Source information:
This is a predicted structure of a 162-nucleotide RNA (Lysine riboswitch aptamer) from a bovine gut metagenome. It matches the Rfam family "Lysine riboswitch aptamer". Gene Ontology term of the family: lysine biosynthetic process.
RNA sequence: GAUAGAGGAUGCGCUUGAUCAUCAGUAGAUGUCCUGCAGGAUAUGCAGAUCCGGGACAGACGAAAGGGAUCGGCGCCGAAGUGAAGACGGGCUGCAGUCCCUCUGAGCUGGGAGUAUGGAUAAUAUCCAUGCGACUGUCGCGAAGAAACGCGGAGAGCUAUC
Numbered sequence: 001g002a003u004a005g006a007g008g009a010u011g012c013g014c015u016u017g018a019u020c021a022u023c024a025g026u027a028g029a030u031g032u033c034c035u036g037c038a039g040g041a042u043a044u045g046c047a048g049a050u051c052c053g054g055g056a057c058a059g060a061c062g063a064a065a066g067g068g069a070u071c072g073g074c075g076c077c078g079a080a081g082u083g084a085a086g087a088c089g090g091g092c093u094g095c096a097g098u099c100c101c102u103c104u105g106a107g108c109u110g111g112g113a114g115u116a117u118g119g120a121u122a123a124u125a126u127c128c129a130u131g132c133g134a135c136u137g138u139c140g141c142g143a144a145g146a147a148a149c150g151c152g153g154a155g156a157g158c159u160a161u162c
Base pairs, nucleotide, nucleotide: 001162002161003160004159005158008077011076012075013074014073015072017071018070019069020068028061030058031057032056033055034054035053039052040051041050042049044096045095046094047093048092080109081108082107085104086103087102089101090100091099110136111135114132115131116130117129118128119127120126138153139152140151141150142149
């Protein structure tokens, strides 16, 4: 340098392919009534432009997307996650370096679970970040050697073959 592998309490990711719950008796539609020229909407602020709104009650009207669980399929073991910084484009128009989507990406994280705090979200589900202690895999050191044990490191690592 090449090839092939291992870590698993749920290894990682993708897939709507199927089913299910949630979203939610919500948005919306219908009917009745009240209110309004001020306000409301167009991601945020200012200005403009355009549109019309806001609320209550009703019954045998009534979703969807995103997110999730299980099964199946596919790709894999920096699998993957996060992400400083930067770039194009889009969002009614202009300004703003404000938000969202897409791409590149230094750096950080061996792994899964639990727990605390914070964030996203309709959500207690789920995801993300940080901390905590234990568990687990791997290598090194300690001990004459093995096991058990203790300490330490990181995946650009470890093991095997050529």

RNAcentral holds the sequence, with entries from MGnify. Its mean pLDDT, the model's own confidence on a scale to 100, is 78.